[in-house]
C1' cells in the first nucleotide's frame, strides 16, 4: 500500500429497507423468618463519526476513525 471481517444498552449480543431484540447486570416489587435462588415490572442504545440514496436507513452507497486477520 491492497483485500477481508468487526464497531448496536454497563458487558455479551440479535436484527440484510418499515415502531432496535435478548441474556447478564442495575432499580423496584413478589416469594422467604432473613439472605441467596426463583418470579414479575421498569429504566437503559445519537446503532463508531460525517455525508448521500429513499416516503422511510443499524441495514444500501461514499469518505473518515478504530479493533482483528490476510497478501505484498
Nucleotide at each position: 500500500g491492497c483485500c477481508c471481517c468487526g464497531g448496536u444498552a454497563g458487558c455479551u449480543u440479535a436484527g440484510u429497507g418499515g415502531u432496535a431484540u435478548a441474556g447478564c447486570g442495575u432499580a423496584c416489587g413478589g416469594c422467604u423468618g432473613u439472605u441467596a435462588a426463583c418470579c414479575g415490572u421498569a429504566a437503559g442504545a445519537u446503532c463508531a463519526g460525517g455525508g448521500g440514496u429513499u416516503c422511510g436507513a443499524a441495514u444500501c452507497c461514499c469518505c473518515u476513525c478504530u479493533g482483528g486477520g490476510g497478501c505484498g